RNA sequence: CUCUUAUCGAGAGCGGCGGAGGGACUAGGCCCUGCGAAGCCCGGCAACCUUCAGGCAUUUGCCUGAAAAGGUGCUAAUUCCUACAGACAUGCGUCUGAAAGAUAAGGG
Numbered sequence: 001c002u003c004u005u006a007u008c009g010a011g012a013g014c015g016g017c018g019g020a021g022g023g024a025c026u027a028g029g030c031c032c033u034g035c036g037a038a039g040c041c042c043g044g045c046a047a048c049c050u051u052c053a054g055g056c057a058u059u060u061g062c063c064u065g066a067a068a069a070g071g072u073g074c075u076a077a078u079u080c081c082u083a084c085a086g087a088c089a090u091g092c093g094u095c096u097g098a099a100a101g102a103u104a105a106g107g108g
Base pairs, nucleotide, nucleotide: 001108002107003106004105005104006103007102008101013042015041016040017039021032022031023030026083027082028081029080043075044074045073048071049070050067051066052065053064054063055062056061079100084097085096086095087094088093
C1' cells in the first nucleotide's frame, strides 16, 4: 500500500505541559477554540485481540456472561451534516442503501 470480516446514534477530565488553530481529503454548510486549538503526558472510556465460566454445535466455530494485566483504539457535536443512488414528500425535507473514511483482527 492492498484484500477480507466486523463495528461506527452508547461511553470517557473543572488535570499538567503547550501555545493557534482544529473538526480525514475537495466543496458547501455548521461548529469548537486565549473561559485557551493541535500535539505530548497523566487520568478515563470501551472491550476488537486476550483470559475465564456456561450453553449450542462438533472440527475448532457460534452465542451469552464476567474480567481488564498486556496489544491497539477512542476520549465536542451520528464518522458534525451534505455531496452518489432509491423510496416518500415535493416548500424546507425525511428515511434507506452505497461511496469515502476510521478502528480492530487476519491475509497478501
SAM riboswitch aptamer (S box leader) from Heyndrickxia coagulans, 108 nucleotides, folded computationally. Lineage of the source: Bacteria > Bacilli > Caryophanales > Bacillaceae > Heyndrickxia. The prediction has a mean pLDDT of 84.